[in-house]
RNA sequence: GGGGGAUUAGCUCAGCUGGUAGAGCGCUUGAAUGGCAUUCAAGAGGUCAGGGGUUCAAGUCCCCUAUCCUCCA
Numbered sequence: 001g002g003g004g005g006a007u008u009a010g011c012u013c014a015g016c017u018g019g020u021a022g023a024g025c026g027c028u029u030g031a032a033u034g035g036c037a038u039u040c041a042a043g044a045g046g047u048c049a050g051g052g053g054u055u056c057a058a059g060u061c062c063c064c065u066a067u068c069c070u071c072c073a
Stems, first nucleotide, its partner, number of pairs: 001072007010025004019056001027043005049065005
């Protein structure tokens, strides 16, 4: 320098064919317990890496950029 892949909640990751963004863990509150742990219920938490384009509509399709992984030289 070139090819491929990844980037979504605090962490680890889903998201099929473009049509209201989710799970587990963690966090907060409540129930239960003498208390802790466990369990149960409710809740908060997101610029879907950044920018642009296509579309009635983009996490999803196209282009550029950034960071990381990998392959070729």